[in-house]
RNA sequence: UCUUAUCCAGAGUGGUGGAGGGAACGGCCCAAGGAAACCCGGCAACCGAUCCGUCCCGGAGUGGCUUGCUCAAGGCCGGACACGGUGCCAAGUCCGACCCUUCGGUUUAGGCGAAGGGAAAGAUGAGA
Numbered sequence: 001u002c003u004u005a006u007c008c009a010g011a012g013u014g015g016u017g018g019a020g021g022g023a024a025c026g027g028c029c030c031a032a033g034g035a036a037a038c039c040c041g042g043c044a045a046c047c048g049a050u051c052c053g054u055c056c057c058g059g060a061g062u063g064g065c066u067u068g069c070u071c072a073a074g075g076c077c078g079g080a081c082a083c084g085g086u087g088c089c090a091a092g093u094c095c096g097a098c099c100c101u102u103c104g105g106u107u108u109a110g111g112c113g114a115a116g117g118g119a120a121a122g123a124u125g126a127g128a
Base pairs, nucleotide, nucleotide: 001128002127003126004125005124006123007122012040014039015038016037020030021029022028025096026095027094041089042088043087046085047084048083050080051079052078053077059071060070061069062068093121098118099117100116101115102114103113104112
């Protein structure tokens, strides 16, 4: 950099630390009743491992010729677990920014406000 899945749930009254933080821009927030960072703790279950179940594909054995039974291993799917690799622990990805729809107000347009949908950008995993 590309592809793909997910992004409305969840997670500390701890220790060190001392002023910043929420990606970027505009907002709006968080923060000395302590920010970032580090440690501990926790959440979740993306990938791997392990275990269970269903189904399917092929293999071996066996009875039989349509098919049935048994065995071990592999794959799909679903579940369990939390051992290993990540991730995460204010606010929906905090909101908007571009496009569309509806509504409000406006003489009309633009712009404005409210709600909804999509895109862009971003984050995380897995693969390249």